[in-house]
Molecule: SAM riboswitch aptamer (S box leader)
Organism: uncultured Thalassovita sp.
């Protein structure tokens, strides 16, 4: 890249360079952004998906804790609503589910 499962209304900053757009993809919003947004490198923190340590266990499935490595993140609920389906409502609103996306393991 493709797959398959799981989670996504929570959490987390600063200093350097850089110089103008960005906020995932089309579309409408709405908001960051030269008081320097996005982004790159550094420290630094959040997290608990994997390893690992405690724990803890008849099995299978589940729960605690720590955070050393791995891995990711660190504006606004995935920023927000549609693009599809149901359902109620009553004239476009809610309320689910999908589908996309992102992430971690596995697998190919």
């Nucleotide at each position: 890249g493709g797959u398959u499962u799981a989670u996504a209304a929570a959490g987390a900053a600063g200093a350097g360079g850089u110089g103008a757009g960005a906020g995932a993809a089309c579309a409408g919003g709405c908001u960051c952004g030269a008081a320097g947004a996005c982004c790159c490198u550094c420290u630094a923190g959040c997290a608990a998906c994997c390893u690992u340590c405690c724990a803890a266990a008849a099995a299978a499935g589940a729960a605690g804790g720590a955070a050393a490595g791995g891995u990711g993140c660190u504006a606004a609920a995935u920023c927000c609503u549609g693009a599809c389906c149901u359902a109620a409502u009553a004239u476009u609103u809610u309320a689910g589910g999908a589908a996309a996306u992102a992430u971690a393991a596995a697998u190919u």